[in-house]
Context: one part of a larger RNA
RNA sequence: CGUAAGAAUCUUGAAGGGAAUGCUUCUCUAGUACGAGAGGACUGAGAAGUACUGACCUCUGGUGUACCGGUUGUUCCGCUAGGAGCAUAGCCGGGUAGCUAUGUCGGGAAAGGAUAAAUGCUGAAAGCAUCUAAGCAUGAAGCCCAUCCCAAGAUGAUGAUUCCAUUUUGUCUUCGGACAAUAAAAGAGCCCUUGAACUCUACGAGGUCGAUAGGCCGGGUGUGUAAGGCGAGAAAUCGCUUAAGCUAACCGGUACUAAUGCUCGAAAG
Numbered sequence: 001c002g003u004a005a006g007a008a009u010c011u012u013g014a015a016g017g018g019a020a021u022g023c024u025u026c027u028c029u030a031g032u033a034c035g036a037g038a039g040g041a042c043u044g045a046g047a048a049g050u051a052c053u054g055a056c057c058u059c060u061g062g063u064g065u066a067c068c069g070g071u072u073g074u075u076c077c078g079c080u081a082g083g084a085g086c087a088u089a090g091c092c093g094g095g096u097a098g099c100u101a102u103g104u105c106g107g108g109a110a111a112g113g114a115u116a117a118a119u120g121c122u123g124a125a126a127g128c129a130u131c132u133a134a135g136c137a138u139g140a141a142g143c144c145c146a147u148c149c150c151a152a153g154a155u156g157a158u159g160a161u162u163c164c165a166u167u168u169u170g171u172c173u174u175c176g177g178a179c180a181a182u183a184a185a186a187g188a189g190c191c192c193u194u195g196a197a198c199u200c201u202a203c204g205a206g207g208u209c210g211a212u213a214g215g216c217c218g219g220g221u222g223u224g225u226a227a228g229g230c231g232a233g234a235a236a237u238c239g240c241u242u243a244a245g246c247u248a249a250c251c252g253g254u255a256c257u258a259a260u261g262c263u264c265g266a267a268a269g
């Protein structure tokens, strides 16, 4: 820009695309058919596993650069105590959210069509025979479908539902209307607060008629009993206050802070 007004939300699937459709074991059928025996099925039904693959983080773990604790050296905060800086996050023990696999859940089911090799029926040429010459029928993890994904610029531009618009003024008039201006809908965008969305863009949530982000409050989670005080001890240290103190990304709430301010968008096809 188009899809003959403008929008919003769903939707069909022509065409296309790649992915996948793998394998093994066990049980029953059945120690049956078969076989002298040894041995040992077809078929059908069921149950597991492996590799591959999709999604996810409840569990098991990993990471988690500053969430908690321990600790060494040194410098500093006047000293003690308590802390801070630096030393790979100084080192060490744990660990929330998120992201993850080795963790969890799921998937490859079934059916159809035409065939290959192959197997046949009927059947002549060739009084027989012959799956083939006419005709007919089976038959594969392969082919076409089917499954998953994308998809109406599929210009053949689909379909469905819903929303919005008949304003006002002036001039002219053949009274049908025409022209000019004006206001402006549904909705959309800029901008802003942002996100389990993200290179940019896009996508999603929200913008005071507000819980969108931060802060704050409560909770959870993690760490593991803070500081100060009191007591015991010669001291190191221990006990009580105290399952304390602190606690990132988590959950719920709360307008305290910041979401200011603007623009586009029609005249009945």
Base pairs, nucleotide, nucleotide: 001153006163007162008161009160010159016149018148019147022050023049024048025047026046027045028044034039052107053106054105055104056103060101061100062099063098067094068093069092070091071090072087073086074085075084076083077082112144113143118138119137120136121135168181169180170179171178172177187264188263189262190261191207192206193205194204195203212258213257214256215254216253217252218251219250222246223245228241229240230239231238232237